[in-house]
RNA sequence: GCGGGUGUAGCUCAGAGGCAGAGCAGCCGGCUUUUAACCGGCAGGCCAGGGUUCGACGCCCUGCGCCCGCACCA
Numbered sequence: 001g002c003g004g005g006u007g008u009a010g011c012u013c014a015g016a017g018g019c020a021g022a023g024c025a026g027c028c029g030g031c032u033u034u035u036a037a038c039c040g041g042c043a044g045g046c047c048a049g050g051g052u053u054c055g056a057c058g059c060c061c062u063g064c065g066c067c068c069g070c071a072c073c074a
Base pairs, nucleotide, nucleotide: 001070002069003068004067005066006065007064010024011023012022013021018054026042027041028040029039030038047063048062049061050060051059
């Protein structure tokens, strides 16, 4: 340099055009003599910019980060 994949909550991941979710972690409460476990609840997020659309996490373009392959390299 070329090609492909990927980016959603603190972490691991769902969501494939029309309420943004789960598990774990966190916080509050219940239970318990206490802790753990268990039960209930709360908070928290779509990489950035543009386009398409009535409507975008999802489609298109550009950029950026990460991963893989190929090429180049005195």
Transfer RNA from Methylibium sp. Pch-M, 74 nucleotides, folded computationally. The RNAcentral record of the sequence draws on ENA. Its mean pLDDT, the model's own confidence on a scale to 100, is 82. Rfam family: tRNA. By type it is a transfer RNA.